This is a predicted structure of a 73-nucleotide RNA (transfer RNA) from a Clostridia bacterium.
[in-house]
């Protein structure tokens, strides 16, 4: 110093060819049980890393920037 790939609920991660933000585990209250666990039912929990720019409309295109992982130098 250049390339490439990743950044989304506490946690592993889909969505990625725009138009409602999702699963699974994990937490909560309740069911059930003599009590756990194990089922089942509802629930809460995000400024999609950030900061511009296209657009009626951006998690999602586009510039940049930060910060991880690789791989040339």
């Nucleotide at each position: 110093g250049c390339u490439g790939c990743u950044g989304u609920g506490g946690c592993u991660c889909a969505g990625g060819u725009g138009g409602c933000a999702g699963a699974g585990c994990a937490c909560g209250u309740c069911c059930u049980u003599g009590g756990u666990a194990a089922g089942g039912a509802c629930g809460a929990g995000g400024u999609c890393a950030c900061c511009g720019g296209u657009u009626c409309g951006a998690a999602u295109c586009c510039g940049g920037u930060c910060a991880g992982c690789a791989g040339c130098u």
It matches the Rfam family "tRNA". The family's RNA type in Rfam is transfer RNA.